[in-house]
RNA sequence: ACAGAGGUGCGGAGCGCAUGAGUAGUCCCAUUUGACACCGGGCAGGACCGGGAAUGGGGGAAAGGGAACUCCGCCGAAGGGUUGGGAAAGCCUGCAGUCCCUGCUCUGGGCCGGCAUAAAAGAUGUGCCGGACUGUCGCCACUCGGCGGAGCGCUGU
Numbered sequence: 001a002c003a004g005a006g007g008u009g010c011g012g013a014g015c016g017c018a019u020g021a022g023u024a025g026u027c028c029c030a031u032u033u034g035a036c037a038c039c040g041g042g043c044a045g046g047a048c049c050g051g052g053a054a055u056g057g058g059g060g061a062a063a064g065g066g067a068a069c070u071c072c073g074c075c076g077a078a079g080g081g082u083u084g085g086g087a088a089a090g091c092c093u094g095c096a097g098u099c100c101c102u103g104c105u106c107u108g109g110g111c112c113g114g115c116a117u118a119a120a121a122g123a124u125g126u127g128c129c130g131g132a133c134u135g136u137c138g139c140c141a142c143u144c145g146g147c148g149g150a151g152c153g154c155u156g157u
Stems, first nucleotide, its partner, number of pairs: 001157004007075001009074006017066001026059008036046001039094005078107005084101004108134002111131008136149005
């Protein structure tokens, strides 16, 4: 460099589903109150022909996140943390949130339990601890097996 293997293996897209949520900074109505509300700042727009809030009533989402199935691409597959850059909402902007790209870094793989953390979450992710398992290499034993390492690994050419 090329080829290849791990298995409840990884990701993407599609599809509907649950959650989100009877929630909203969403719409309508009534009553009360009376000046602000829309992530922060600014502008524009809205607002005493009633903003916002409270109470009552009637409607009522979506995104991010998730698992299943199907198809596709794969075996650092990929995921997390973090640096830098970028995108959209009326416009500008920011150390907000979301998403995308990127460098660095951590994690061999999935499973079960506990704790912490992110999250709306009992989903899911990540970290730590414990457990059984699995592939691989090394050492010991050579019958079962035991111990240790990490994908910057392992096998073949």
The RNA shown here (Lysine riboswitch aptamer) has 157 nucleotides and comes from a sheep gut metagenome. Of the family's consensus pairs, 100% are formed in the model. The RNAcentral record of the sequence draws on MGnify.